Predicted 3D model of an 84-nucleotide RNA (transfer RNA) from an Acidobacteriota bacterium. Lineage of the source: Bacteria > Pseudomonadati > Acidobacteriota. RNAcentral records the identical sequence in 2 taxa.
[in-house]
RNA sequence: GCGGAUGUGGCGAAACUGGCAGACGCGCAGGCCUCAGAAGCCUGUGGUGGCGACACCGUGGUGGUUCAAAUCCACUCAUCCGCA
Numbered sequence: 001g002c003g004g005a006u007g008u009g010g011c012g013a014a015a016c017u018g019g020c021a022g023a024c025g026c027g028c029a030g031g032c033c034u035c036a037g038a039a040g041c042c043u044g045u046g047g048u049g050g051c052g053a054c055a056c057c058g059u060g061g062u063g064g065u066u067c068a069a070a071u072c073c074a075c076u077c078a079u080c081c082g083c084a
Base pairs, nucleotide, nucleotide: 001083002082003081004080005079006078007077010026011025012024019067027045028044029043030042031041032040046057047056048055049054060076061075062074063073064072
């Protein structure tokens, strides 16, 4: 230099054909249970603003296509693999 794979909450991951982003698990917080704990069970858990109802932002980054993009296209960054 050329080709390919991967990149999604704190972590591992899902999202099939473009149609509610984060299911599910772990972790964390609160509660139930217990004399107390462990285990188990219930609820909550992306970010920012707001007392709140809500609003806006968010799939490595920037742009594009589209009514609609994690998904398609272009460029680019990082890691890994192969070729030279």
Model confidence (mean pLDDT): 81 of 100.
Rfam family: tRNA. Rfam links the family to the GO term triplet codon-amino acid adaptor activity. The family's RNA type in Rfam is transfer RNA.